Small-subunit ribosomal RNA, central domain from Parendozoicomonas haliclonae, 349 nucleotides, folded computationally. The source organism's lineage runs through Bacteria, Pseudomonadati, Gammaproteobacteria, Oceanospirillales and Parendozoicomonas.
Context: one part of a larger RNA
RNA sequence: CUGGGCGUAAAGCGUGCGUAGGCGGCCAUUUAAGUUGGAUGUGAAAGCCCCGGGCUCAACCUGGGAACGGCAUCCAAAACUGAGUGGCUUGAGUGCGGAAGAGGAGUGUGGAAUUUCCUGUGUAGCGGUGAAAUGCGUAGAUAUAGGAAGGAACACCAGUGGCGAAGGCGACACUCUGGUCUGACACUGACGCUGAGGUACGAAAGCGUGGGGAGCAAACAGGAUUAGAUACCCUGGUAGUCCACGCCGUAAACGAUGUCUACUAGUUGUCGGGUUCCUUGCGAACUUGGUAACGCAGCUAACGCGAUAAGUAGACCGCCUGGGGAGUACGGCCGCAAGGUUAAAACUC
Numbered sequence: 001c002u003g004g005g006c007g008u009a010a011a012g013c014g015u016g017c018g019u020a021g022g023c024g025g026c027c028a029u030u031u032a033a034g035u036u037g038g039a040u041g042u043g044a045a046a047g048c049c050c051c052g053g054g055c056u057c058a059a060c061c062u063g064g065g066a067a068c069g070g071c072a073u074c075c076a077a078a079a080c081u082g083a084g085u086g087g088c089u090u091g092a093g094u095g096c097g098g099a100a101g102a103g104g105a106g107u108g109u110g111g112a113a114u115u116u117c118c119u120g121u122g123u124a125g126c127g128g129u130g131a132a133a134u135g136c137g138u139a140g141a142u143a144u145a146g147g148a149a150g151g152a153a154c155a156c157c158a159g160u161g162g163c164g165a166a167g168g169c170g171a172c173a174c175u176c177u178g179g180u181c182u183g184a185c186a187c188u189g190a191c192g193c194u195g196a197g198g199u200a201c202g203a204a205a206g207c208g209u210g211g212g213g214a215g216c217a218a219a220c221a222g223g224a225u226u227a228g229a230u231a232c233c234c235u236g237g238u239a240g241u242c243c244a245c246g247c248c249g250u251a252a253a254c255g256a257u258g259u260c261u262a263c264u265a266g267u268u269g270u271c272g273g274g275u276u277c278c279u280u281g282c283g284a285a286c287u288u289g290g291u292a293a294c295g296c297a298g299c300u301a302a303c304g305c306g307a308u309a310a311g312u313a314g315a316c317c318g319c320c321u322g323g324g325g326a327g328u329a330c331g332g333c334c335g336c337a338a339g340g341u342u343a344a345a346a347c348u349c
Base pairs, nucleotide, nucleotide: 003321004320005319006318007303008302012317014201015200016199017198021194022193023192025088026087027086028085029084030083031082033081034080035077036076037075038074039073040072041071042070049065050064051063052062053061054060091191092188093187094186095185096183097182098181099180103177104176105175106174107173108172109171110154115149116148117147118146119145120144121143125136126135162169163168206247207246208245209244210243211242215241216240220236221235222234223233258316259315260314261313262312263311266294267293268292269291270290271289272288273287274286275285276284277283278281298305299304322349323348324347331342332341333340334339
């Protein structure tokens, strides 16, 4: 060292792609590296262990044996793993025909609403609150009608509905484009799974440069409340929110549940395909891929999970190891900065 774990107790990297590595379907055959058996040599002596002997015993001394966890060489075996060769089609993939979708990028267009401006009507209030006040208004507001501008978001449809690896994606049209599902055949022939490093994507906020700025709104100002009120409420309001390009790389990035594969009762709903049946209907049965609600066995400390597993197993990766100190210090790497990442110890309970 061979340990136990990771939904909620500490613990699944935010998510993909992928290098090395680890692991890997069926059949035949060869080989003999791993593996197994045998033989030989070696594994100093002492010590340890076993059986004896000698000091009156013991310690101690001494004889024999065993052991020496191995190593090397040779011979043999060929089930499994490896390696070589040949083949197969079920894993994986390609072609063909269909299908659904807020999947992504770009360009253009539309209507409702808010705000501002112009014009008309019209007159003393409007607004706001628990109540008020700040604020706006006789220089004509609020309201109402017409017109114009500009920005942002797309009501209803809308659904434990859909799509995407995750973040996320919602008006309409077009262009470019990724993935998925399904059907019957044909083809390739293990081309697979995971993935340390690496690399790409990654909400919001924030940063840089240049635009844009309707509404909202950190900061800020004022009015209230209050013992105070650096708040909650109100009136304003700048960054920001929007666009382009470039950074940042974090979230309760959550299903707090890594990815892949196989197996293990059922019932109900819903979304996308397919097949069959007829009583052709708002139909039924079967099947397949998602997404939900229950539930048997089993699991779980319980809650609960339960074919979308937290059940039964396998492959690979990541992570945890009492609380605080601390996700901090120092150092490294990254960043314009903010900071991120990697990551302790003293001390203390």